The prediction has a mean pLDDT of 76. TPP riboswitch aptamer (THI element) from Cellvibrio sp. KY-GH-1, 99 nucleotides, folded computationally. Taxonomically the source falls in Cellvibrio (Bacteria, Pseudomonadati, Gammaproteobacteria, Cellvibrionaceae). The model forms 96% of the base pairs in the Rfam consensus. The sequence is in RNAcentral, with records from Rfam.
[in-house]
RNA sequence: ACUUUCUUGUCGGGGUGCUAAUGGUCACGCUAUUAGCUGAGAUAUACCCGCCGACCUGAUCCGGUUAGUACCGGCGUAGGGAACGAGAGCCUCCAAGCA
Numbered sequence: 001a002c003u004u005u006c007u008u009g010u011c012g013g014g015g016u017g018c019u020a021a022u023g024g025u026c027a028c029g030c031u032a033u034u035a036g037c038u039g040a041g042a043u044a045u046a047c048c049c050g051c052c053g054a055c056c057u058g059a060u061c062c063g064g065u066u067a068g069u070a071c072c073g074g075c076g077u078a079g080g081g082a083a084c085g086a087g088a089g090c091c092u093c094c095a096a097g098c099a
Base pairs, nucleotide, nucleotide: 005088006087007086008085009084010083011050012049013048014047016044017037018036019035020034021033022032023031024030025029055080056079057078061074062073063072064071
């Protein structure tokens, strides 16, 4: 600060990139290994999210910045986007009992 919230079961949705070196390939590209960057997560019996919405599209977008596609702003009141149950809590209403 919030408290229409929290926990949980099942189900469902989603992303997995960038940089450098070395190797493979005639070579671009692609790919393997190692190291580094950001992040919750960079293929994890993990992580995030299910409308207070993760993520996708426009987009190989625009401006700033950076080693960098990381970061900030714009686009953006844009267009799409996945739910049911149980328990607890809170609020409101009603009824009953007691004073």